The part of an RNA shown here (small-subunit ribosomal RNA, central domain) has 349 nucleotides and comes from an uncultured Bacillota bacterium.
Context: one part of a larger RNA
RNA sequence: CUGGGCGUAAAGGGCGUGUAGGCGGCCCGUCAAGUCAGCUGUGAAAUUCCCCGGCUCAACCGGGGGCCCGCAGUUGAAACUGGCAGGCUUGAGUGCAGGAGAGGGAAGCGGAAUUCCCGGUGUAGCGGUGAAAUGCGUAGAUAUCGGGAGGAACACCAGUGGCGAAAGCGGCUUCCUGGCCUGUAACUGACGCUGAGGCGCGAAAGCUAGGAUAGCAAACAGGAUUAGAUACCCUGGUAGUCCUAGCCGCAAACGCUGGGUACUAGGUGUAGGGAGUUAGACACUCUCUGUGCCGUAGCUAACGCGCUAAGUACCCCGCCUGGGGAGUACGGCCGCAAGGCUGAAACUC
Repeated sequence: CUGGGCGUAAAGGGCGUGUAGGCGGCCCGUCAAGUCAGCUGUGAAAUUCCCCGGCUCAACCGGGGGCCCGCAGUUGAAACUGGCAGGCUUGAGUGCAGGAGAGGGAAGCGGAAUUCCCGGUGUAGCGGUGAAAUGCGUAGAUAUCGGGAGGAACACCAGUGGCGAAAGCGGCUUCCUGGCCUGUAACUGACGCUGAGGCGCGAAAGCUAGGAUAGCAAACAGGAUUAGAUACCCUGGUAGUCCUAGCCGCAAACGCUGGGUACUAGGUGUAGGGAGUUAGACACUCUCUGUGCCGUAGCUAACGCGCUAAGUACCCCGCCUGGGGAGUACGGCCGCAAGGCUGAAACUC
């Protein structure tokens, strides 16, 4: 170096965009770098291998052959790879006609509920638990009616429903904006796939500054429980949860399954389109895209996967190589910090 792997045993990067690189559709021409063939030169000798021979044999030695799988030159070949030139439309993209959607950003609006404040009614309890107590209440609580303030979240619809690359997204309206699907086949003419670095996005918690604070609630306080109870239960309660600007960059960031293309029985549900049939609708049939379940072949250690593959192949990236030590130390880079990324060894089993 080759050979093996990555759903659950070690192993898919949290997700995207894209640079270099790797890989790349159909036809014609040309070049001849890769490739293939012939020839020439070289590839020292010894060594190794085969054959023959010399010391009585062998080791050893002599001779011949082979090998040195390579390099260079030269003459050719042109299928494949590659370069150049030309063409094509099926890959990719654009246009046109339609479609669905909690996709993203900003502004405004709405009702229910909790809490608090004011007022009315009203009186002795309320609250809470396994049972209680702390707590609240005759300074009038709880309950109930009316009015007001404020913050946060949007019941039903709601669905292995939808959208998004992932994180994620759910009241209503308006504005700005990304992607996707179907039909058509007008346009471009391989413009493609992947992607080391780079760049961007990235739940929650946390950090900085300013604001907001209804409910909830780490820490904290009290009441219980208990042998104890720095807990589970209860009454309170501050950061935080919310907004703006910036940072952090981690996760069971999970489908524990990287992306792309092609191929390989079916059945059934669901979401968004299209086509056929019909006078029209329903029903039915066909078709494209997404999302579930069951299952054939095949695969798998088994479990299971099974056109949404973990099947059959090809292209590109990432990653694994016994357990502990350890995601630690050291160094470097990043961060305000918390810490993150990269990432060992001794020793030990």
The coordinates come from a structure-prediction model, not an experiment, and the mean pLDDT is 89.